Predicted 3D model of a 128-nucleotide RNA (Glycine riboswitch aptamer) from an Anaerolineales bacterium. Lineage of the source: Bacteria > Bacillati > Chloroflexota > Anaerolineae > Anaerolineales. The coordinates come from a structure-prediction model, not an experiment, and the mean pLDDT is 79.
[in-house]
RNA sequence: AAGUGAAAUCGGGGAGAGACUUUGUGCGUAACGUGAGAUUUAUCUCGCCCAAGCAAAGCACCGAAGGGGCAAGUCUGGGCUGGCAAGCUCAGGCGAAACUCUCAGGUAAAGAGGACCCGAUUUCUUUC
Numbered sequence: 001a002a003g004u005g006a007a008a009u010c011g012g013g014g015a016g017a018g019a020c021u022u023u024g025u026g027c028g029u030a031a032c033g034u035g036a037g038a039u040u041u042a043u044c045u046c047g048c049c050c051a052a053g054c055a056a057a058g059c060a061c062c063g064a065a066g067g068g069g070c071a072a073g074u075c076u077g078g079g080c081u082g083g084c085a086a087g088c089u090c091a092g093g094c095g096a097a098a099c100u101c102u103c104a105g106g107u108a109a110a111g112a113g114g115a116c117c118c119g120a121u122u123u124c125u126u127u128c
Stems, first nucleotide, its partner, number of pairs: 001127002005124009018059001020058006033048006060107003066103001067101003073094009
């Protein structure tokens, strides 16, 4: 100097699947709405309606944090065939994923998370 590979930080994009059921708590509580009355004309009182959230259990489902599994191929060992090369077979090892499992995680919107992609900066590495 280039920009091969990788990492970190920041910013941007980013899917899927129950607003599930039951119980407890919240609590027959809150806001809003509504009816009546009182009355200070702008408030109060009473009644009705009436959640969210949190915890546990259960069933259903998703796959893109993480995690588990293996194909081709290849290596080692045993056996068989063969003059050799090699071939066949059995066992074991290495061996990828967005495939698969669904342990973990997740399942209205919002928020959080999110494989992966893009941009910027820095560092390591590679080449000259």